[in-house]
């Protein structure tokens, strides 16, 4: 350099055009002499960034970053 997948709460990943959840962790509360389990409750993310298209984007497009792999180059 070319081609490909990936980037979403702290962490592991869904979501694939109608406006973000799941487990896990955390904080609370019950429960226990206590703690862990269990049960209830709650906080936390605008979805790499920029820009398009659309009535509407985390989803589609284009550029740009980063990470991963494959091919090539290696003057």
């Nucleotide at each position: 350099g070319g081609c490909c997948g990936c980037u979403u709460g702290g962490c592991u990943c869904a979501g694939c055009g109608g406006u973000a959840g799941a487990g896990c962790a955390c904080u609370c509360g019950c429960c226990u002499c206590a703690c862990a389990c269990g049960c209830g409750a709650g906080g936390g993310g605008u979805c790499g960034a920029u820009g398009g298209u659309u009535c509407g984007a985390a989803u589609c497009c284009a550029u740009c970053a980063g990470c991963g792999g494959c091919c090539a180059c290696c003057a």
A computed fold for a 75-nucleotide RNA from a Pyrinomonadaceae bacterium, annotated as transfer RNA. RNAcentral holds the sequence, with entries from ENA. Rfam family: tRNA.